[in-house]
RNA sequence: UGGGGAAUCGUCUAGUGGUAGGACAGCGGAUUCUGGCUCCGCCGGCGAGGGUUCGAAUCCUUCUUCCCCAG
Numbered sequence: 001u002g003g004g005g006a007a008u009c010g011u012c013u014a015g016u017g018g019u020a021g022g023a024c025a026g027c028g029g030a031u032u033c034u035g036g037c038u039c040c041g042c043c044g045g046c047g048a049g050g051g052u053u054c055g056a057a058u059c060c061u062u063c064u065u066c067c068c069c070a071g
Base pairs, nucleotide, nucleotide: 001070002069003068004067005066006065007064010024011023012022013021018054026042027041028040029039030038047063048062049061050060051059
């Protein structure tokens, strides 16, 4: 430099144009003599800019970071 891939709660992982889900973690509560386990609830996320569309995590485009291949 060229080609390909990835980026979603703190972490892991779904979501093929129509309300962003789950698990673990965290917080609050119940239970317990205390802690743990268990149960209930809550918090929290689409890498950045632009475009298409009534509507974008999803489609297009540019950039950023990381991984693989070639030279």